[in-house]
RNA sequence: GCGCGGGUAGUCUAGUGGUAGGACAACGGCCUUCCGAGCCGUUAGCCCGGGUUCGAAUCCCGGCCCGCGCACCA
Numbered sequence: 001g002c003g004c005g006g007g008u009a010g011u012c013u014a015g016u017g018g019u020a021g022g023a024c025a026a027c028g029g030c031c032u033u034c035c036g037a038g039c040c041g042u043u044a045g046c047c048c049g050g051g052u053u054c055g056a057a058u059c060c061c062g063g064c065c066c067g068c069g070c071a072c073c074a
Stems, first nucleotide, its partner, number of pairs: 001070007010024004018054001026042005047063005
C1' cells in the first nucleotide's frame, strides 16, 4: 500500500431503516441482627464528517482506530 472483518454505557454484548435493549459494575432502596445472596429503581452509550431517506446505530462515500491476510522495503 491492497483486501476482508470490526468500532454501541466504566466492561462485555444484542439490535440490518421506525421508542437504543440485556448482562456485569457503580449508586440508592427493600429484605437481612449484620454481611453476602435475592428483588426493585437510578446513572450511563451508537468512533468522526458527509450523502440517501419522511426517518439512519442500521444503507452509501470518505476519514480515524483495532484485528486478520497479502504485497513492498529492510
Transfer RNA from Ferroglobus sp., 74 nucleotides, folded computationally. It matches the Rfam family "tRNA". From the family's description: Transfer RNA (tRNA) molecules are approximately 80 nucleotides in length. By type it is a transfer RNA. The sequence was found in a public genome assembly.